[in-house]
Molecule: transfer RNA
Organism: Erysipelotrichaceae bacterium
């Protein structure tokens, strides 16, 4: 230097053919224990890496830039 892959909640990942953002641990709060763990009910958290373009609509496709990881030289 070429090439491919990966970027979504704190973490660990999903998201099918462009239309509703989601699980799971973790956090809050309640019930339960003398209390803790557990366990049950509920709740909050999100610039979908960043810019730009297609689209009526973009996590999802298009360039392009970052940052990780492979692989070629």
């Nucleotide at each position: 230097g070429g090439a491919g892959g990966u970027u979504u909640a704190g973490c660990u990942c999903a998201g099918u053919c462009g239309g509703g953002a989601g699980a799971g641990c973790a956090c809050c709060u309640g019930c339960c224990u003398u209390a803790c763990a557990a366990g049950c009910a509920g709740g909050g958290g999100g610039u979908c890496a960043g810019c730009g373009g297609u689209u009526c609509a973009a996590g999802c496709c298009c360039g392009u830039u970052a940052a990780c990881c492979u692989c070629c030289a």